Description:
This is a predicted structure of a 75-nucleotide RNA (transfer RNA) from a Nitrososphaerota archaeon. The RNAcentral record of the sequence draws on ENA. Rfam family: tRNA. Rfam classes the family as a transfer RNA.
[in-house]
Parts: sequence; structure tokens; C1' cells
RNA sequence: GGGCCGGUAGUCUAGUCUGGUUAAGAUGCCGCUCUCACACAGCGGUGAUCGAGAGUUCAAAUCUCUCCCGGCCCA
Repeated sequence: GGGCCGGUAGUCUAGUCUGGUUAAGAUGCCGCUCUCACACAGCGGUGAUCGAGAGUUCAAAUCUCUCCCGGCCCA
């Protein structure tokens, strides 16, 4: 230098192919119940303008372009 994959709550991961209700799950954190107490368990709550910018569209995490970061392969 070229090709491919990835970047979404504190953490991990779905959703992107086929655009459309309030972006989902686990875990974490907070509160309550339970217990002498802790843990476990149950219930409730909490948090992401989806790596950045621009474009297309009535509407973009999703499509297009550029750039940034990480991984793998080729040279």
C1' cells in the first nucleotide's frame, strides 16, 4: 500500500442482509422483600442521540461516501 471483519449502556452481546412503534438481552449499579447478618433468590428502578462527519430519504444503528481506532490476511 491492497483486501476482509469489527466499533451499539460501566462490561459482554443481539439488531444492520430486507430502513419504520419507546434500540433488546445478560451482567453491573441503586432500592425493596427475604435473613440475626451476608450470600443466593424474587420484585422494582437505572443507564447507549449506535466510533466521527457528510450525503440519500417523509424516516438511518441499518443504505452511500470520507476519515479515526482495533483485529486478521496479502504484498